[in-house]
Molecule: transfer RNA
Organism: Clostridia bacterium
RNA sequence: GGGCGAUUAGUUCAGUUGGGAGAAUGUCGGGUUCGCAAUCCGAAGGUCAGGGGUUCGAACCCCCUAUCGUCCA
Numbered sequence: 001g002g003g004c005g006a007u008u009a010g011u012u013c014a015g016u017u018g019g020g021a022g023a024a025u026g027u028c029g030g031g032u033u034c035g036c037a038a039u040c041c042g043a044a045g046g047u048c049a050g051g052g053g054u055u056c057g058a059a060c061c062c063c064c065u066a067u068c069g070u071c072c073a
Base pairs, nucleotide, nucleotide: 001072002071003070004069005068006067007066010025011024012023013022019056027043028042029041030040031039049065050064051063052062053061
């Protein structure tokens, strides 16, 4: 330098017909317990890596950039 893949909640990850942003875990509050753990209920938490474009509408399609992984040279 070139090819491919990844980037979504604190963490690990879903989300492909383009229209609802989610799960587990963690955090916080409450129930249960003498107390803790476990368990149950609830809540908060998001620039969908960044910028631009297409579209009535983009996490999703197109272009550029950044970071990480991998392969080739």